The RNA shown here (transfer RNA) has 72 nucleotides and comes from Roseibium sp. RKSG952. Rfam family: tRNA. The family's RNA type in Rfam is transfer RNA.
RNA sequence: GCGGGUGUAGCUCAGGGGUAGAGCAUCUCGUUGCCAUCGAGAAGGCCAUGGGUUCGAAUCCCAUUAUCCGCU
Numbered sequence: 001g002c003g004g005g006u007g008u009a010g011c012u013c014a015g016g017g018g019u020a021g022a023g024c025a026u027c028u029c030g031u032u033g034c035c036a037u038c039g040a041g042a043a044g045g046c047c048a049u050g051g052g053u054u055c056g057a058a059u060c061c062c063a064u065u066a067u068c069c070g071c072u
Stems, first nucleotide, its partner, number of pairs: 001071007010024004018055001026042005048064005
């Protein structure tokens, strides 16, 4: 330099046009003499950045950026 993958909650990952989800973690309540376990609930995201297409974009297109892999 060229090609490709990945970027979504604190962490690991789903979701591939129509109001963004799970597990773990955190907080609250119940249970317990206390902790743990277990049960119920809550908070936490303008989906890497900027444009474009569309009535509507995390999702499609372009550019950029970070990281990983391959080729030279």